[in-house]
RNA sequence: CGCCCGUCCCAGGGGUGCCUCGAUGAGGCUGAGACCGCCACGGCGGAACCCACAGAACCUGAUCCGGCUCGUACCGGCGUAGGGAGCGGAUCGCGAAAAGCGC
Numbered sequence: 001c002g003c004c005c006g007u008c009c010c011a012g013g014g015g016u017g018c019c020u021c022g023a024u025g026a027g028g029c030u031g032a033g034a035c036c037g038c039c040a041c042g043g044c045g046g047a048a049c050c051c052a053c054a055g056a057a058c059c060u061g062a063u064c065c066g067g068c069u070c071g072u073a074c075c076g077g078c079g080u081a082g083g084g085a086g087c088g089g090a091u092c093g094c095g096a097a098a099a100g101c102g103c
Base pairs, nucleotide, nucleotide: 001102002101003100005093006091007090008089009088010086012051013050014049017029018028019027020026021025035046036045037044038043058083059082060081064077065076066075067074
């Protein structure tokens, strides 16, 4: 000095579950988010929300293990596990940085 913080822009990633009933719907649970439309029922598109490599957004393991529960939901473990989308641009500010990494 740069990376790393915050915010914005562009490009991008992700999930959309569980239970009950008289079931093309209504009600309930958790959550940031479980919504709308189309379809050949395999999926696809859009909105909102979240995340963006210092990556637990999210996927696999997994209808796993323990707890709780009506519940494959929810909480925790698993997890210094394995994957996972920017080598992008701009902007300043935060009481400020410190630590770390690179030169």
Annotation
A computed fold for a 103-nucleotide RNA from a Pseudomonadota bacterium, annotated as TPP riboswitch aptamer (THI element). It was read from a public genome assembly, where an Rfam model found it. It matches the Rfam family "TPP riboswitch aptamer (THI element)". About the family: Vitamin B(1) in its active form thiamin pyrophosphate (TPP) is an essential coenzyme that is synthesised by coupling of pyrimidine and thiazole moieties in bacteria.